[in-house]
A computed fold for a 74-nucleotide RNA from Hydrothermarchaeales archaeon (SeqCode), annotated as transfer RNA. RNAcentral records the identical sequence in 2 taxa. Its Rfam family is "tRNA". Gene Ontology term of the family: triplet codon-amino acid adaptor activity. It is annotated as a transfer RNA. RNAcentral holds the sequence, with entries from ENA and MGnify. Model confidence (mean pLDDT): 81 of 100.
RNA sequence: GCCGCCGUAACUCAGCUGGCUAGAGUGCCUGUCUCGUAAACAGGAUGUCGUGGGCUCGAAUCCCACCGGCGGCU
Numbered sequence: 001g002c003c004g005c006c007g008u009a010a011c012u013c014a015g016c017u018g019g020c021u022a023g024a025g026u027g028c029c030u031g032u033c034u035c036g037u038a039a040a041c042a043g044g045a046u047g048u049c050g051u052g053g054g055c056u057c058g059a060a061u062c063c064c065a066c067c068g069g070c071g072g073c074u
Stems, first nucleotide, its partner, number of pairs: 001073007010026004019057001028044005050066005
């Protein structure tokens, strides 16, 4: 230098054949329960969907550039 894959909540990831409001588990906070803690149960908060631009009535999803990570080739 070229090619491929990945980047979504604090963490691990799903969604990625465009369409209701962006989700799950874990963690965190509150409550119930307990002498107290844990567990269990109930409820709650947290997201620029890596960044910028484009196509579209509509983008996490399609296109382009860039940034970061991993792997391969020379």